This is a predicted structure of a 1451-nucleotide RNA (small-subunit ribosomal RNA) from an uncultured bacterium. Its Rfam family is "Bacterial small subunit ribosomal RNA". Rfam links the family to the GO terms ribosome and structural constituent of ribosome.
């Protein structure tokens, strides 16, 4: 550094989601060999057994237990005395305010930063100066006594560095400056140690201030001790700290109040960096210490291991009372994903206490435990190919694991064992918890140590099996419906490695909130539009200030971390010195260009005056004429009116038309070439005319001097429609009523018609209010309209020329823009201010609040879902969008189809089966160019099991042929014994048989695994590439365009210039002619027809006319044939996952005493009905007899078959001819003659009946054919549909192919007869180019809306319910401070004494916590019901939008 996701493609467009680095006080899953160094309850500030965590001083005091020593007594238990001892409690000192935990509160001077003055200070450290003379008590101890217990009460002794008093005091404190007040303590080992007072240092504490310190405006107002003062009082101090009076202040848009969350730095993580994110551990400040309040000793506390109250919880209890507080170390339960050991030492460091030894320290020093990180080590190393075994894959060759292994040799980090051992000790000596530990030395043996993930893209790495949208993966995109590199497993591979992954969370990638570093025409986003107030911004000169800038110096920004260079554990992590840094903050000197203020002038910004001048500007009054409706009158008489087409309506009670006449609203025709014309801020303004009134331009001088530009809030206009009142009401017309459309039609069409449109006077305040474009200013090619006033020249006016303002239009440079455009009215280049934007949706919502009479407006979220949504452009595709063009595509014509029998072929049914594919065109007389058996794939039954067919093996055997049984397939049985070689033993060859095994066999699926072949758009003209051009790029050009053609054919033009694939032509038939041979042909010799080889002939070549003079068309003329002469074969890129595994071929999947194979008999031929192709027909252009005439392809030896003879005939029998231009085979429509006569007929031939005849094992299921006989439907066919354009169409026969024979009317071909019509391209179909449009792109059989139905999710309301929270009133009032008060009470001073003085209990009294009560506010939770909205493979009902989406869409 980037990637991956919208899309058919495409953009360096917009824009969201994603992923690859970094991190972690982490947790989980697999996995584990060692070491060093950090770290380790992130949740319950839940709750706590146990133990320990603050004591120490005998050198401040009195007591002295036990235990020695020694004496008296003894009843031999012991008692008592001196002496020593020194527990162990107490007075007393000095610490328990440090050390340690914790982060719950706290948005604050709490922190950090920089400063400031009105303070205090125990121990330390300097200095001066005292350290004296008295006095009452107390505890402990002893008695005596209450209580269970905690703990007490009462008498009595005592001592002190406890406590009082007096004395002195210089510096001290007060002062009214005269004065007044205030101290002390001893011990002692004599060396100190210590106490008082006063000054000063430190260091340590307290207070005050600038400045920084999250989010929320859906919190706009907040404050009564509150802001100031005077005075008091309180405090170590200053202050409303507190109280009395006095004033009415003080905060707030630069965000106060209020709620929400939070301990704050140094750092830590991350980033290139601004900058986000975060505060564990180390380190500083701050809170807190079960909650909540208080104070008391104190040098310091409102005190974590202190006290007193209150609440709650937990314990003891004798019920009367008590105790207790792990967010100190361990540790224990609970919560949790989740976090350790009830360890060892005070050796070191550091703190308390003593004079010191000392003593205490869960501080700390170290061990333990857990891969929680970082860091380093090792699991061996050299050789070693028959490339070994396995094991995976495979194309069966081989490949890969793979030197990897086994095997040689070597080595010892680690292991394990044994054996020496530190430093860490300061301050002679003696002290080590780690720990027999690092380390070191020999042994000994490859010995004791590899795993996790991950392999479609991103992202390094691929195979093969099993699964079959299932099981499952997944971070996004997506994988998986039988060949899955994505799922599971196995091989193999890749990346790290004592680790591995995965989840979480953060930072970056994200310039994705943009200060560095975006943006608003169409992607999200310019307020509707002015006016302006705070604000920010502001012409030119010169003086001055320095505030802001700039520079120079100071001082600070702890240490640790960071970076750098050295060192120190082997190395590295880790440790340690050392040094440097931007930058902040304050302070002091100094520039004076810029900003900025004072001042003083300027005119060019802007503003006035003064001349002119265009206009639908506006707002009132007033006039005016044309149409509409109406009302009245004549005139008329049968309709009007509307419409795609009608009907509701209106009219003989006279409409409508017409003529006069009045009424009455609303809008202003023609002028007017009215217009990318004017005017206004937008809104919007238009009949004429007056009064009143903004704003603009132009022109020329004079004034005023920066007065200026944008604008949060704030105001004012503000189109429609609504709304309030009141008036008016012609036409038009939402809502409603009919009519008709329609499957429905609450629409589109019509016919009434009401609000509403109109006027006043209020409201509303929104629009695609749109140049989807804020205002201001300056600069920047050229060309050309038009509007308004001027100016120059000219003798004037109009015109036209020239230079200029001001406005409005079009086309372009540069330039920008994703692109599409913009383009001196910039979306360009700058500068100022303002307003908005951050993915879709949810959501023009929801609650709140504000505005409104109401409708509504403004302001405006989350939750949840989904990976998109958009924009601009590209190709196609499509359109009930354009525009050209073709085609039997319509039209003009001729014949059918569909109605009727029958024949076929298919659907459904239906069977034991009725094998099976083909299904719009392009399936359906198709695969089938021929199902009785076979065929056959189907069904029932009887059989086979290496097989009916292949290929290999052993044995046996000639091949064959006959008979019985049995439906057959088959069984049994008998006759029979090749062929070649020979050593005469045999062996080979083939065929048949029997056995064993590999393997045969499948018309058994998958045509969406596939070749091949084939249909179809479509013989339509098209499809493409190469080099260049053009575009960011898909992609464009080329091929578009003018003409032309059957045609991308041609031809001119053209940034394109060639070229392929198609089109044409080359290829076959077929019309003419000549040559040339001619048999079986004609015929009597090859002259014509014929047969069959070569050649020619047609090329728009030639004349004329159109066109551009080109390509071509049109017309002649010659010629058999004239403009592709006619007809065949040939079908471009592609399309339809078209057909076809059943024609073959074939992958993969199944089936193997069967889904293989034999056989016999049945099915495909069933039949209530339906459509599709056909045929024979309704008849006289016909039927029927009778006679007579003219072809052509083609076929034939298991064959065509003549003649003759039999039979009515189908055929039959005998038999020539012909392996074919020799022979076989009546063509028929015709054309003559006679009949029939409109009739179900002498039409029409179906059905039946009955007798035949062939083929064939066999014609019942289930064949054609003849004969007699019967004689059905049908009388020209609804809706609709088909196929022709000339030797066509109609129509008439004829052959052939398969094949024994045939259900053949079918299909391939052949000839004969032989039209009619084409004005023309509105219209239907289908096509091809250009062209718009699009929200399709599986592409219109497309997409997509919305209700309603079902499941789930989250939410909003809701009568209520139930909790937490804060504030406030009031009521109670604990503990204590402070004040009063002086009742029981009290040792020290005074007094002999009563008393006094002070002290203190108690009471009173402000305050005052929990509590209690009242209404709030704020918030959570649930709630019957409810409302919307998301989501969700195949639910319903239309069919809004995308195409003129079928009424153009949208506000």
């Nucleotide at each position: 550094a980037g990637a991956g996701u919208u899309u058919g493609a495409u953009c360096c467009c917009u824009g969201g989601c994603u992923c690859a680095g970094g991190a972690u006080g982490a947790a989980c899953g697999c996995u584990a060999g060692c070491g060093g160094c950090a770290g380790g309850c992130u949740u319950a500030a839940c709750a706590c057994a146990u133990g320990c965590a603050a004591g120490u001083c005998g050198a401040a005091g009195g007591u002295g237990a036990a235990g020695c020593a020694g004496g008296a007594c003894u009843u031999c238990g012991g008692u008592u005395c001196u002496g020593u001892g020194g527990a162990a409690a107490c007075u007393g000192g000095c610490g328990g305010a440090c050390g340690g935990g914790u982060g719950a509160g706290u948005a604050a001077c709490g922190c950090g930063u920089a400063g400031g003055g009105a303070u205090g200070u125990g121990c330390c450290u300097u200095u001066g100066a005292g350290u004296a003379c008295g006095g009452a008590a107390u505890a402990a101890c002893c008695g005596u006594u209450g209580g269970a217990a905690a703990c007490g009460a009462c008498g009595g002794c005592u001592a002190a560095u406890a406590c009082c008093g007096u004395a002195u005091a210089c510096g001290c404190c007060c002062c009214c400056a005269g004065g007044g007040g205030g101290a002390a303590a001893g011990c002692u080992c004599c060396g100190g140690c210590g106490c008082u007072c006063a000054a000063a240092g430190a260091g340590c504490a307290a207070c005050c201030u600038g400045c920084g310190u999250c989010c929320g405006a859906u919190u706009a107002g907040c404050u009564u001790g509150u802001u100031g003062g005077u005075g008091a009082g309180g405090u170590a101090a200053u202050g409303g700290c507190u109280c009395a009076c006095c004033a009415a202040g003080g905060c707030u848009g630069c965000g106060a109040u209020c709620g929400g969350u939070a301990g704050c730095u140094g750092g830590u993580c991350u980033g290139a960096g601004a900058g986000g994110a975060u505060g564990g551990u180390c380190a500083g400040c701050c809170a807190c210490a079960c909650u909540g309040g208080g104070a008391c000793u104190g040098a310091g506390a409102c005190a974590c291991g202190g006290c007193c109250c209150a609440a709650a919880c937990u314990c003891c209890u004798a019920c009367g009372g008590g105790a207790g507080g792990c967010a100190g170390c361990a540790g224990u339960g609970g919560g949790g994903a989740a976090u350790u050991u009830u360890c060892c030492g005070c050796a070191a460091u550091g703190g308390a206490c003593g004079a010191a030894a000392g003593u205490c320290u869960g501080a700390c020093g170290g061990a333990g435990c857990g891969a929680c990180g970082c860091u380093g080590c090792g699991u061996g190393a050299a050789g070693g190919a028959u490339g070994a075994c396995g094991g995976c894959c495979u194309g069966c060759g081989g490949g890969u694991u793979g030197u990897a292994a086994a095997c040689u040799u070597c080595u010892u980090u680690u292991c394990u064992c044994g054996a020496a051992g530190a430093a860490g000790a300061a301050g002679c000596u003696c002290u080590g918890a780690c720990g027999g530990u690092a380390u070191u030395c020999g042994a000994g043996g490859a010995a004791u140590a590899a795993g996790c993930a991950u392999c479609g893209g991103c992202u390094a790495a691929c195979u093969c099996c099993g699964u079959g949208c299932c099981a499952g993966c997944a971070g996004c995109c997506g994988c998986g419906g039988u060949a899955a590199g994505a799922c599971g497993g196995a091989g193999g591979a890749u990346g790290c490695a004592a680790g591995u992954g995965u989840u979480a969370u953060u930072c970056g990638g994200a310039a994705u909130g943009a200060u560095u570093g975006g943006g608003c025409g169409u992607a999200a986003a310019g307020c509707g539009u002015c006016u302006g107030u705070a604000g920010g911004c502001u012409g030119u000169a010169u003086a001055g200030a320095a505030a802001g800038u700039c520079u120079u110096u100071u001082g600070u920004u702890a240490a640790a971390u960071a970076c750098c260079u050295c060192g120190g554990c082997u190395c590295a992590a880790c440790c340690g010195a050392g040094a440097u840094c931007c930058a902040g903050c304050a302070a002091a000197g100094g520039a004076a260009a810029c900003u900025u203020c004072u001042a003083u002038a300027c005119u060019u910004g802007a503003g006035g005056u003064a001349a002119g001048u265009a206009g639908a500007g506006g707002u009132a009054c007033a006039g005016g004429g044309a149409a509409u409706u109406c009302c009245c009158g004549g005139u008329g008489g049968a309709g009007c009116g509307g419409u795609g087409a009608a009907a509701u309506g209106c009219g003989u009670a006279g409409a409508u038309a017409u003529c006069g006449g009045g009424a009455g609203g609303a809008a202003c025709a023609c002028c007017a070439a009215u217009a990318u014309g004017g005017c206004g801020a937008a809104g919007g303004c238009a009949c004429u005319g007056u009064a009143c009134u903004g704003g603009g331009c132009u022109u020329u001088a004079c004034c005023u001097g920066a007065c200026g530009c944008u604008c949060a809030g704030a105001g004012a206009c503000g189109a429609a429609a609504g709304c309030u009142a009141a008036a008016g009401g012609a036409g038009u017309g939402a809502u409603u009523a009919g009519g008709a459309u329609u499957a429905g039609a609450u629409a589109c069409c019509c016919u009434a018609g009401u609000a509403a449109u109109u006027u006043u006077a209020g409201c509303c305040g929104u629009a695609a209010a749109c140049g989807a474009u804020g205002a201001a200013a300056a600069c920047u090619c050229a060309c050309u309209g038009c509007c308004g006033a001027g100016c120059g020249a000219a003798a004037u006016a109009c015109a036209a020329c020239g230079a200029g303002c001001g406005g409005u239009g079009g086309u372009c440079a540069a330039g920008c823009u994703a692109a599409c455009g913009c383009g001196u009215g910039a979306a360009g280049u700058u500068u100022u201010c303002c307003g908005c934007c951050u993915g879709g949706g949810g959501a023009u919502u929801a609650c709140g609040c504000u505005u409104g009479c109401a409708a509504a407006a403004g302001u405006g979220a989350a939750a949840c879902u989904c990976a998109a949504a958009g924009g601009a452009a590209u190709u196609g595709a499509c359109g009930g969008g354009g525009a050209c063009c073709c085609g039997c595509a319509c039209a003009a014509g001729c014949g059918g189809u569909g109605g009727a029998g029958c024949a076929u072929g298919u659907g459904g049914u239906u069977u034991a089966a009725u094998u099976u594919g083909a299904u719009g065109c392009a399936a359906c007389g198709c695969g089938a160019a021929g199902a009785a058996c076979c065929u056959u794939a189907c069904c029932a039954g009887g059989g086979u099991u290496u097989g009916a067919c292949a290929u290999g093996g052993u044995g046996u055997u000639a091949a064959u042929u006959c008979u019985u049984u049995g439906a057959a397939a088959a069984a049994a049985g008998a006759a029979g014994u090749a062929c070649c070689g020979u050593u005469c033993g045999c062996g080979g060859u083939a065929g048949a048989c029997a056995c064993a095994c590999a393997c045969a066999g499948g018309u058994g699926g998958u045509g969406c695994a596939u070749g091949g072949c084939u249909g179809u758009c479509g013989u339509c003209a098209g499809c493409u590439c190469g080099u260049g051009u053009c575009g960011u790029g898909a992609g464009a050009u080329g091929u578009u365009g003018g003409g032309u053609u059957a045609a991308g054919u041609c031809c001119c033009g053209c940034a394109a210039c060639g070229a392929g694939c198609g089109c044409a032509a080359c290829c076959c038939c077929u019309g003419u002619u000549u040559u040339u041979a001619g048999u079986u042909a004609c015929a009597a010799g090859u002259a014509a027809u014929c047969u069959a080889a070569a050649a020619a002939g047609a090329c728009u070549a030639u004349c004329g006319g159109u066109u551009a003079u080109a390509a071509a068309c049109c017309g002649g003329a010659g010629g058999a044939a004239g403009g592709u002469g006619g007809g065949g074969a040939c079908g471009a890129c592609g399309u339809c996952a078209a057909g076809u595994c059943a024609g073959c071929a074939u992958g993969c999947c199944c089936c193997u005493u069967a889904u293989a194979c034999c056989c016999u008999g049945g099915g495909c031929u069933a039949c209530a009905c339906a459509c599709g192709u056909g045929c024979u027909a309704c008849a006289u252009u016909g039927g029927g007899u009778a006679g007579g005439a003219c072809a052509a392809u083609g076929a034939g030896a298991c064959g065509c078959c003549a003649a003759a003879c039999c039979g009515c005939g189908a055929g039959g029998u005998c038999g020539a001819g012909c392996u074919a231009a020799u022979c076989u085979a009546c063509a028929a429509a015709c054309c003559u003659a006679c009949u029939c006569u409109a009739a179900g007929u002498u039409c029409g031939g179906a059905u039946u009946g009955g007798a035949g005849g062939c083929u064939g094992c066999a014609a019942c299921u289930c064949g054609c054919c003849u004969c007699c006989a019967u004689g059905a439907a049908g009388u020209u066919g609804g809706a609709a549909u088909c196929g022709c354009u000339a030797g066509u169409a109609a129509u008439c026969g004829c052959u052939g192919g398969u094949c024994a024979g045939c259900a053949a009317c079918a299909c391939a071909g052949c000839g004969g007869u032989g039209a009619a019509u084409c004005c023309g391209u509105u219209c239907c179909c289908g096509g091809g180019c250009c062209u718009u449009g699009u929200a399709c792109a599986c592409a219109c059989c497309g997409c997509c809306c919305g209700u309603c139905a079902c499941a789930c999710c989250a939410u909003g309301g809701g009568a209520g319910c139930u909790g937490g929270u804060u504030a406030u009133g009031c009521c109670c009032g604990a503990a204590g401070u402070c004040g009063u008060u002086a009742u029981a009470c009290c040792a020290a001073c005074c007094g002999u004494a009563a008393g006094g003085a002070g002290g203190a209990a108690g009471a009173c009294g402000c305050c005052g916590a929990a509590g209690g009560u009242a209404g709030a506010g704020c918030u959570a939770g649930u709630g019957a019901c409810u409302g919307g909205g998301g989501u969700g493979a195949a639910g319903u009902c239309g069919u809004a939008a995308c195409a003129a989406g079928g009424u153009a869409a949208c506000c």